[in-house]
């Protein structure tokens, strides 16, 4: 210096050919259950979908630059 990928909740990752509420596993709180934990069940809290443009009626997804992270080549 090139070339690929990856970047979505605390963390671990899904999101189909762009389309109407962004989810799940685990973590976190409350609340049942027990004498009391733990397990278990039900409820909630938490995301500007890495950053910036750009396309489209419309973008977590498409294009472009940029930044981080692994890998390859040199």
């Nucleotide at each position: 210096g090139g070339a690929c990928a990856u970047a979505u909740a605390g963390c671990u990752c899904a999101g189909c050919u762009g389309g109407u509420u962004a989810g799940a596993g685990u973590g976190c709180g409350u609340c049942a259950c027990u004498g009391a934990u733990a397990a278990u069940g039900a409820c909630g809290a938490g995301g500007u979908c890495g950053g910036a443009g750009g396309u489209u009626c419309g973008a977590g997804u498409c294009c472009u630059c940029c930044u981080a992270u692994g890998u390859c080549c040199a």
The RNA shown here (transfer RNA) has 74 nucleotides and comes from a Minisyncoccota bacterium.
Taxonomically the source falls in Minisyncoccota (Bacteria, Bacillati).
Rfam family: tRNA. Rfam classes the family as a transfer RNA.
The RNAcentral record of the sequence draws on ENA.